Source information:
This is a predicted structure of a 332-nucleotide part of an RNA (large-subunit ribosomal RNA, domain IV) from Monomastix sp. OKE-1. RNAcentral holds the full RNA, with entries from ENA and SILVA. Rfam family: Bacterial large subunit ribosomal RNA. Its family is annotated with structural constituent of ribosome and ribosome in the Gene Ontology. Model confidence (mean pLDDT): 87 of 100. Lineage of the source: Eukaryota > Chlorophyta > Mamiellophyceae > Monomastigales > Monomastix. It is recorded under the gene name rrl.

Context: one part of a larger RNA
RNA sequence: CUCUCUCCAAGGAACUCGGCAAAAUGGCCCCGUAACUUCGGAAGAAGGGGUGGGAACUUAUGGUUCUCCGCAGUGACCUGACCCAAGCGACUGUUUACCAAAAACACAGGUCUCCGCGAAGUCGUAAGACGAUGUAUGGGGGCUGACGCCUGCCCAGUGCCAGAAGGUUAAGGAAGUUGGUUCGGGAACUUGUUCCCAAAGCUGGCGACCGAAGCCCUGGUGAACGGCGGCCGUAACUAUAACGGUCCUAAGGUAGCGAAAUUCCUUGUCGGGUAAGUUCCGACCUGCACGAAAGGCGUAACGAUUUGGGUACUGUCUCGGAGAGAGACUCG
Numbered sequence: 001c002u003c004u005c006u007c008c009a010a011g012g013a014a015c016u017c018g019g020c021a022a023a024a025u026g027g028c029c030c031c032g033u034a035a036c037u038u039c040g041g042a043a044g045a046a047g048g049g050g051u052g053g054g055a056a057c058u059u060a061u062g063g064u065u066c067u068c069c070g071c072a073g074u075g076a077c078c079u080g081a082c083c084c085a086a087g088c089g090a091c092u093g094u095u096u097a098c099c100a101a102a103a104a105c106a107c108a109g110g111u112c113u114c115c116g117c118g119a120a121g122u123c124g125u126a127a128g129a130c131g132a133u134g135u136a137u138g139g140g141g142g143c144u145g146a147c148g149c150c151u152g153c154c155c156a157g158u159g160c161c162a163g164a165a166g167g168u169u170a171a172g173g174a175a176g177u178u179g180g181u182u183c184g185g186g187a188a189c190u191u192g193u194u195c196c197c198a199a200a201g202c203u204g205g206c207g208a209c210c211g212a213a214g215c216c217c218u219g220g221u222g223a224a225c226g227g228c229g230g231c232c233g234u235a236a237c238u239a240u241a242a243c244g245g246u247c248c249u250a251a252g253g254u255a256g257c258g259a260a261a262u263u264c265c266u267u268g269u270c271g272g273g274u275a276a277g278u279u280c281c282g283a284c285c286u287g288c289a290c291g292a293a294a295g296g297c298g299u300a301a302c303g304a305u306u307u308g309g310g311u312a313c314u315g316u317c318u319c320g321g322a323g324a325g326a327g328a329c330u331c332g
């Protein structure tokens, strides 16, 4: 010097990103116990007192009285620190086996949608299986996420649902039309060639017209995908603008919340807390760029969650010191 421990004057978080670590609390009995609350809780709230041995009595795992000892009686070990305020998530649960346990996932509850049973959906080429030996108080899928108060406007675009008059429209069918081949006929001439016409059959092209869904079209639909403005003026101080004008839009963000897990400017401004506070709490609203089931705002209880403050306590620190053990080091 390193590690694991023990103790410390005065101070007591001045340490530090941060009370990290340590200290402190601690069992049992009695008294006592706030805000808030979903009336269950919160609660072991908080905060106090007692606790050993002997004797007597007693209604006897207890109690009462007397008495003895110590600094100390849950005498060692084992064995909650607590309070205030805020964010997030209701909760118990689940998760990155081996750097993340959370505010992430799940959840009960809510809502939309599909499915009438050989169900929808899923796996499989199929047979077949699950769904389910179930049957809409059931099953599948999406979103939200206890509870309380609520959930505004827009259907122009996209999606979905419904509709059927019209437009468009495939395969297929098809009146017809037009080629090829060619029986046959005609013409020419160097009699077997060339040219012209051409039936039937076979075969190719075109084809009026008929022809479903879909699309166009007509409506509906937001707890479907999504979206939810700009400029100018105006009140008898100033400032501001209840008010007016104008442009655009499918409609221009309602309630609630708001420098927020969201605020760039920003350590916004004011207040609180501190001697001093980029954090924290309460307000304000100028919301760069909150906002209503990718839910909005609250919320008792809960949390090895995050943030700020306080009491107690302490070698975290001022600032170090002493001691024990194991190493290191020296000798062997």
Stems, first nucleotide, its partner, number of pairs: 001327008010318002014316001019313001027051005036041001038146001052068007069073001081311007088303002093105002109144007121130003147298004152228003157225002159221005166216003172210002176206006184197006229247005256290001257287001268284005